This is a predicted structure of an 88-nucleotide RNA (c-di-GMP-I riboswitch aptamer) from an uncultured Gammaproteobacteria bacterium. The sequence was found by an Rfam model in a public genome assembly.
[in-house]
RNA sequence: AUCUGACAAGGGCAAUUCUAUCCGAAAGGUGGGGGCGCAAAGCUACCGGUCUAAAAGUCACGCGACUUACGACGGCGGGGUUACCAGA
Numbered sequence: 001a002u003c004u005g006a007c008a009a010g011g012g013c014a015a016u017u018c019u020a021u022c023c024g025a026a027a028g029g030u031g032g033g034g035g036c037g038c039a040a041a042g043c044u045a046c047c048g049g050u051c052u053a054a055a056a057g058u059c060a061c062g063c064g065a066c067u068u069a070c071g072a073c074g075g076c077g078g079g080g081u082u083a084c085c086a087g088a
Stems, first nucleotide, its partner, number of pairs: 002088004012038002017033004022029002036075001042081003046078003049073003056067004
């Protein structure tokens, strides 16, 4: 440096969910609790995918319906990038 993740060791992150005079239209995010799990479940929105639809557009003109990302998801997959330990 590369590959692998058995045996460990020290650890790390944190699902469902609860909470907040929190942020947001929502999806979702942040802080605290909490642990399903994860060898990158560290970071990154470049590619695909998924979620939401405020604004905009179209229809309806019984107030709704549809389309749509410049929003979101890294614990959906890929790519990029960084990294502990052990073994080869």
The prediction has a mean pLDDT of 87. Rfam family: c-di-GMP-I riboswitch aptamer. Gene Ontology term of the family: cyclic-di-GMP binding.